Predicted 3D model of a 383-nucleotide part of an RNA (large-subunit ribosomal RNA, domain III) from a marine sediment metagenome. Its Rfam family is "Bacterial large subunit ribosomal RNA". Its family is annotated with ribosome and structural constituent of ribosome in the Gene Ontology. Model confidence (mean pLDDT): 83 of 100.
Context: one part of a larger RNA
């Protein structure tokens, strides 16, 4: 220079009460304003305790601070079913032998790793200051082992099936959700009334029936240069029977549920909250980008693999073992789980107007996820 510039989005604050040494900023309340395909909610990555509670205000916070993602201390993350681990493979990595090279090393077979993909099974309600598909209540399901009963050709790193997949388009059936009406409860200072306000919900699994719809001929007998051996399996061939049969398939109905939830009412309160009771709980309409659907139609550019699963036999075993079905019992380890996540907690030296993948998607207007206004919810951006 200078008590100057600046104090980081022009979404906005005002008042009353509380606490306190001190209050524009903290807490409570009333009103106002802003977002609302977000400035709300849930995840992945990343962060790594920032979560909750008590105490504290030097420093940090662009000001003050009684407040804080700050300091100190204590507490907090509960799983057979969520995710990982596990089984399986993709690109790619490594790579016994092997090939090349003077070597270092490079390439690569068998293999072995490698999810961003495939593979068993859980829902609703309640609860903590802080976790919950994990705890609790209720109702389920899956796999493995063992025992037992009945029946019985079982057996694989091998064969076959399946898993198993593209783009576009169209129509249909549903559901989530929405809206309206009906029904129920309430009307805040004393009473009455009200055109106004609030709520009206419920899962998975199991069972019955298998629906709208989609697909395929199905079953049997004989035979067979193929499937690197074998096969009753798959494939090829011949014949017979059946005309509907089989497979798949949302949703709806019943059950689950004499339950739970539920507006509200009553009582208690150290005003944070706690306890008890608990009405109605129907119908119509609309309707998805979700489900049927990995469906259907169509097109050319012709759209992963392997395992789990089903089946077939080989060696072998065949009074055993093994397999199928039923019942019962037992077991189901380990790791993650707090909090944030379009952000003051991640990447940007900062509590930085930048950047950051996925899911959810209410009302009015509307073709719409646009626009503007609102709900739930969250904020008024730390002078």
């Nucleotide at each position: 220079g200078a008590g100057u510039a600046a104090c980081g989005a022009u979404a906005a604050g005002a008042c009353g009460g509380g606490u306190g040494a001190a209050a524009a900023a903290c807490c409570c309340g009333u009103c106002c304003g802003c977002c609302g395909a977000a400035a709300g909610c849930c995840c992945a990555a990343g962060g790594u305790u920032u979560c909750c509670u008590g105490c504290u205000c030097u420093a940090c916070g662009c000001u003050a601070a009684u407040c804080g993602g700050a300091g100190c201390a204590g507490g907090g993350u509960g799983a057979g079913u969520c995710g990982g681990c596990c089984c399986c493979u993709a690109a790619g990595g490594c790579g016994a032998g092997g090939c090349a090279g003077a070597a270092a090393u490079g390439c690569g077979u068998a293999g072995u790793c490698g999810a961003u993909g495939g593979g068993a099974a859980u829902c609703c309600g309640g609860u903590c200051a802080a976790u919950a598909u994990u705890c609790c209540g209720g109702a389920a399901c899956c796999g493995c082992u063992u025992a037992u009963u009945a029946c019985u050709g079982c057996g694989a790193u091998g064969g076959g099936g399946g898993g198993a997949c593209g783009g576009a388009g169209a129509a249909g059936g549903c559901u989530a959700g929405g809206c309206a009406a009906g029904c129920c409860g309430g009307c805040a200072g004393u009473u009455g009334g009200u055109g106004u306000c609030c709520g009206g919900u419920u899962c998975a699994a199991g069972c019955c029936a298998g629906u709208a719809g989609g697909g395929a001929g199905u079953g049997g007998a004989c035979u067979u240069a193929g499937g690197c051996a074998a096969a009753u399996c798959c494939g090829g061939g011949u014949c017979c029977a059946c005309a509907a049969u089989c497979c798949u398939g949302a949703g709806a109905g019943g059950u689950g549920a004499u339950g739970a939830c539920g507006a509200g009412u009553u009582c208690c309160u150290a005003c944070g909250g706690g306890a008890a009771c608990g009405a109605a709980g129907u119908u119509g309409u609309u309707g998805a980008u979700g489900c049927c659907a990995u469906g259907c139609u169509u097109c050319c550019a012709g759209g992963a693999a392997a395992a789990g699963c089903c089946u077939c036999u080989a060696a072998g075993c065949u009074u055993c073992a093994g397999g199928u079905a039923g019942u019962a019992a037992g077991c189901g380890a380990c790791c993650g789980u707090a909090c944030u996540c379009c952000a003051a907690a991640c990447c940007g030296a900062c509590a930085c107007a930048g950047g950051u993948g996925g899911g959810c998607a209410g009302g009015g207007u509307g073709a719409g996820a646009a626009u503007c206004c609102c709900a739930a919810g969250g904020c008024g951006c730390u002078u």